Description:
Predicted 3D model of a 535-nucleotide part of an RNA (large-subunit ribosomal RNA, domain I) from a Bacteroidales bacterium.
Context: one part of a larger RNA
Parts: sequence; C1' cells; structure tokens
RNA sequence: AGCGCAUGGGGAAUGCCUUGGCUCUCAGAGGCGAAGAAGGACGUGAUAAGCUGCGAUAAGCUCCGGGGAGGUGCAAAUAACCAUUGAUCCGGGGAUUUCCGAAUGGGACAACCCAUCUGGAGCGAUCCAGAUACCCGCUUAUGCGGGGGCGAACCCGGGGAACUGAAACAUCUAAGUACCCGGAGGAGGAGAAAAUAACAAUGAUUUCCUGAGUAGUGGCGAGCGAAAGGGAAGGAGCCCAAACCGGCGGUGUUACGGCACGGCCGGGGUUGUAGGACCGCGAUAUCGUGGGAGCUUGCGAACGGGAACGGUCUGGGAAGGCCGUCCGUAGAGGGUGAGAGGCCCGUACCGGCAAGCAAGUGACACGUAGCGGAAUCCUGAGUAGGGCGGGACCGGAGGAAUCCUGUCUGAAUCUUGCGGCACCAUCCGCAAAGGCUAAAUACUCCUGAGAGACCGAUAGUGGACAAGUACUGUGAAGGAAAGGUGAAAAGAACCCCGAGCAGGGGAGUGAAAUAGAACCUGAAACCGUGCGCUU
Repeated sequence: AGCGCAUGGGGAAUGCCUUGGCUCUCAGAGGCGAAGAAGGACGUGAUAAGCUGCGAUAAGCUCCGGGGAGGUGCAAAUAACCAUUGAUCCGGGGAUUUCCGAAUGGGACAACCCAUCUGGAGCGAUCCAGAUACCCGCUUAUGCGGGGGCGAACCCGGGGAACUGAAACAUCUAAGUACCCGGAGGAGGAGAAAAUAACAAUGAUUUCCUGAGUAGUGGCGAGCGAAAGGGAAGGAGCCCAAACCGGCGGUGUUACGGCACGGCCGGGGUUGUAGGACCGCGAUAUCGUGGGAGCUUGCGAACGGGAACGGUCUGGGAAGGCCGUCCGUAGAGGGUGAGAGGCCCGUACCGGCAAGCAAGUGACACGUAGCGGAAUCCUGAGUAGGGCGGGACCGGAGGAAUCCUGUCUGAAUCUUGCGGCACCAUCCGCAAAGGCUAAAUACUCCUGAGAGACCGAUAGUGGACAAGUACUGUGAAGGAAAGGUGAAAAGAACCCCGAGCAGGGGAGUGAAAUAGAACCUGAAACCGUGCGCUU
C1' cells in the first nucleotide's frame, strides 16, 4: 500500500410524519371609500429586537349575550398583578382610532412644512374644537346632493400590435389576441320582430347539445367558418314621442274681441288582422304590481344537551392479544405513552338567540278590457335610401344582399314604408329612424362546509420556518436557503480532565442518550482505527 472482516468519523440520501400547499364541489358573499378606503409610516408591553394585536383610551376602553376557572398573545423565566362581586376567552353592538395615502386649507423630496376664519380657555406666549380642495347636478342656495381612489377574475365600449403560420413573402394568418384607455354590475351585454321562413308555418333575448368542420369563404394557399331547423335550460313583458283635451308662463301683432308662434306641466295614447286621436254605444268586471309601521313564520352568533366498559397478558406505556359485556338516529374524524364505537374532543339527533335577512299578511295607491263609424288628423327626418372611402357579417368587392358611417347628397307619410342575398314583378313577412326589462349565462380577491387512484419538505404555492423576508440592483425588478429530541424537559444536580461559558469522561433522567439539543431514521462519496491475509 492492496484485499477481507469488524468498528467509527463524515455526509445527508432514503423511510416514516405534517402545521403548508394544489385542484375541485355545494352553499354564501360579490364590494370597500370624503362618516377618509386599500396600503403604509411611526408608536404602543414591567423588561421587548421580530411577528401578531392595538392607536396618545394604543397586546387595549364600554355595553349586551355566551361561558365557568383559571389568566396577563407567539414565548420560556422573573417581577407585579387580575379572577366565582364571574376574570382570561368566544359572539354581537358601540367608543377611541397619531401621521401619510383619492388626501381634499396651501405647499412638499409620502408619513413633513406653513396658514386663514369661527367658537372656547388662558394675563400672555399659546392650547382645544370645528371649518376652509376641485368637478358635476339642483328649486340660485354663506345651501343640499353626488363624484374622485382601491379591488382577483368575469362583462361592455374606444383604440390596437408583432413574433408566428403560409415551410421565403406582400393579400391572408396570428387576432380584434396581447397591451393601453373609459365604464358598469353582482353579473354584464342582448332583448319584445321594419325577425325567421317558404305557399307550411314559427313567434323577444340569452346559454348548451345538434345541425357541422356542413353551406360557404380563401395568393380557392395556409387557413377561416356560419345560419335556419331539431332537442334542452329558462321564460315576462312593458313605457314614451305624436294626434286630441286641459292648465301656467313667454314672444309677436291687434280694430283690445282676439289671432299666430313657441315653452313647461298634467290627461290621453303606444300598433301591422294596422293602431290611436275623433264621433256614437256600453262598462267599473278581471287580473297584476307597489306598499311604512305592526304581526306571523322561517333562516340566523357565540353556545347548551348528547348513549355505551371491565378483567387479564405482554410491554416503559395498551387503544394491541385473550375473556366477558354494552350503546348505536352516534362504527365521520382527531387526540390520548403502540392500533379505542363505549377515556378526551367530538359525531347522529335535539335545543338556543341579538343584530340582521327572507317570505306571508297588510289600509291604500296604480296599471290593465269591449262594440260600431269612417270624413279629417297622428304614428320617431338631415332619418331611410343613393354616390365615394372604410369597417362588421361565413362572405378577402365579388353577381353581393344585410348592418355601421368619415364625406357629398337626400325621400315617402298608410292608396305609405322596409325585408325575403344583385335587380324587376307576383306572393309572403314585418312596421325603422325613442326607451326600459328579471331568469337560464360568465367569473372567484373573499367566507363556511366538504372532497381527492393530488404533493409530502430538491415535492406541493416563490413562501409548512421572522417570505415577497434575507440578499442583489440607481431603478423598474429579481429573489432564496431554512421542517422533525422525547410520551413527558424528566433538557443532564454533583464530580473529574481542560485556559475555558469550548469540548469531553463519569454520575443521574429516560423504554432508548450511537434519542443530548450540530438531537427520528441515518444510504453513498470521502477519511480513520483494530484484526487477518498478501506484497
């Protein structure tokens, strides 16, 4: 030095564990904010660096309810205290709530600086309280009301790429995506036919399945890609403008009798088999909606009640084995010194109630019909349509309907108008140029309950731990590592070695200390020691 056996150091894999994650389901909630939010700064404890809580009333104050013996958070120890005259704790209501922040008296390099007015206190310096931003609306008020900012996704609107694909690339695609801006709500948008159809009919919108990768479109390339119809979910319909009537102002004119025009308010009226006004007849029925207080019922917080076990053996320890037995509307789950229906917490079931919520009831109020007549009047105008240029639709300008409109034009008025994929006729359907409208649909920052052929500390969130921390960067931003003694600290009194509060040897605890805090298990690399063999 090599090999073998044994035994250590080192190292952290592996196994086991789970406080944390991940993905869903069902319910709830779907907002917070000038009554100052979200988010912070600084404070706040007997001692206090961090986290948590809280705000100069500062790990808290008060009231109501619950609960019943301990308590002063994580977090030990000491001190000082609190508590059956009911503390700590739990639920609900209230008070306080520095400074910054939309930040709003003015300013500013956020958490700072400097004011004015009114009232009060003080001899006074000064202190205390309140007010003082901007924009919008309104009955014009030294007034009142609203807005602003934040928030995970979902929704609507205004703008709007490129990489990429086309095996290059320009039309095209990616894609109306990403991204920016505005707006709203618990949803949003859409929505009561100027529809779809096809000689038969349907009857607002939305969503899903199908139709269908069909009809189409397309350098007919790459690709893009409907609708009707059928089946389901859900189901709900309404209001204005105008004609006409009435009231109150205004303007012009006047022969002061009026006439004309226009404004506001009320009644009326709302559609395609045209309807309404108007004239005549007749009626107050039916159905629906809203609705303060109160009442009733249900839901609704902490929380309360809640069945049934002993012996023996092994063991450090019984919940395990064996024997006997009990409850079960409870044999879900967790804990307890190993594996417990009957030990603990619970579970099934029953009870409980404040705020609040929901439903019902509710005086009353409002809306809602018919028949006939046909002369006149009304029925949404810079609109429909057209030219040019764009855009949206499955449709890339095409034979191109339909919808939107930057620009130029520009009708009809029910004997009317629009559509049915150029256009024309017939036929059929419908009534634009005003508005509102639940449900079925989308989403999950958040709350409760629950689930998993999801992870188990290099996994699962970046984060099981003082984690968006430490650390890096001028900054935007980037961004870790790090879990496990034991059933219980019983966390090793005392002695010894040592310079020693290092480390170790005894002693002691413990089932175990090769479980000793660098602590469960403790693989490999790598480094020793003892013995054997070989050189």
Rfam family: Bacterial large subunit ribosomal RNA. Its family is annotated with structural constituent of ribosome and ribosome in the Gene Ontology. The coordinates come from a structure-prediction model, not an experiment, and the mean pLDDT is 84.